[in-house]
Context: one part of a larger RNA
RNA sequence: UCAUGGCUAAGGAACUAGGCAAAAUAGACGCGUAACUUCGGGAGAAGCGUCGCCUCCCUCCGGGGAGGCCGCAGUGAAAAGGUCCAGGCGACUGUUUAUCAAAAACACAGGGCUCUGCCAAUUCGAAAGAAGAAGUAUAGGGCCUGACACCUGCCCGGUGCCGGAAGGUUAAGGGGAGAUGUUACCGCACUUGUGUGGGAAGCAUUGAACCGAAGCCCCGGUAAACGGCGGCCGUAACUAUAACGGUCCUAAGGUAGCGAAAUUCCUUGUCGGGUAAGUUCCGACCUGCACGAAUGGUGUAACGAUCUGGACACUGUCUCGGCCAUGAGCUCG
Numbered sequence: 001u002c003a004u005g006g007c008u009a010a011g012g013a014a015c016u017a018g019g020c021a022a023a024a025u026a027g028a029c030g031c032g033u034a035a036c037u038u039c040g041g042g043a044g045a046a047g048c049g050u051c052g053c054c055u056c057c058c059u060c061c062g063g064g065g066a067g068g069c070c071g072c073a074g075u076g077a078a079a080a081g082g083u084c085c086a087g088g089c090g091a092c093u094g095u096u097u098a099u100c101a102a103a104a105a106c107a108c109a110g111g112g113c114u115c116u117g118c119c120a121a122u123u124c125g126a127a128a129g130a131a132g133a134a135g136u137a138u139a140g141g142g143c144c145u146g147a148c149a150c151c152u153g154c155c156c157g158g159u160g161c162c163g164g165a166a167g168g169u170u171a172a173g174g175g176g177a178g179a180u181g182u183u184a185c186c187g188c189a190c191u192u193g194u195g196u197g198g199g200a201a202g203c204a205u206u207g208a209a210c211c212g213a214a215g216c217c218c219c220g221g222u223a224a225a226c227g228g229c230g231g232c233c234g235u236a237a238c239u240a241u242a243a244c245g246g247u248c249c250u251a252a253g254g255u256a257g258c259g260a261a262a263u264u265c266c267u268u269g270u271c272g273g274g275u276a277a278g279u280u281c282c283g284a285c286c287u288g289c290a291c292g293a294a295u296g297g298u299g300u301a302a303c304g305a306u307c308u309g310g311a312c313a314c315u316g317u318c319u320c321g322g323c324c325a326u327g328a329g330c331u332c333g
Base pairs, nucleotide, nucleotide: 001328002327003326004325005324006323007322008321010319011318014317019314027051028050029049030048031047036041038147052069053068054067055066056065057064058063070074082312083311084310085309086308087307088306089304090303094106095105110145111144112143113142114141115140116139122131123130124129148299149298150297151296153229154228155227158226159225160222161221162220163219164218167217168216169215173211174210178206179205180204181203182202185198186197187196188195189194190193230248231247232246233245234244257291258288269285270284271283272282273281
């Protein structure tokens, strides 16, 4: 010096990003116990008291009553909840990054949409076959939301899905008008064979019109489908503001509720509370850069090794250090 442990005057979080760590609380019995609440809880709330030993009496033999004794201390050691207030998030018990993250993430009961009539949909497989299921729509699959309470507004123009079939477009295929090649043969020219012009049938190549499904275009529906939910100008008898009016654009222009928020840039917004002093916190305001309704909105008792702020108790966290023990280091051997 380091590690682990013990004690420490006065103060008591002044430490620090943060009470991290430590201290404190602790058992049993009796009394007592708030807001809030889903009436179960909250709750061991909080808070207060008693506890040893001896004698006597009672006893259901567990204990109880009366009187007395000792110590600073009687759950005499050890083991053995710190508590309260307020807020965010997630209802809850659970699950998770084996080996830096346990959470507000995942799951969840509940809610909704959608597919599926059974050889079901869906999934695995090349197939046979299998799961679904020895189930049958009160069932099974997919997606979203996430207890509960009150609710869940407007937009179908785009994309998706569902329905429709009149018209447009449209593949293979059908269809073959026609075109071309070849040449039996014919005409002409010349060196008995070739050149040149025409050319039936057959064969071959190519091929227009026309017929031709789904899909797409088209017509409707659908947002707890993917998603979206405006701008400018003027106006009231102080001022300010604008219930009101005008105008442009849109598929429709954000309803209820909430709001400087896990969302607010400006921003330490402004006001109030708490502090001697508060960029955090709580309550309001609304000017929402850029909340908002199952990508759920707003609340919410209980719960949480969650996050944030405050208080009591308590303390070597600190003012500010000190001492001791054990081990290591160091010195000597």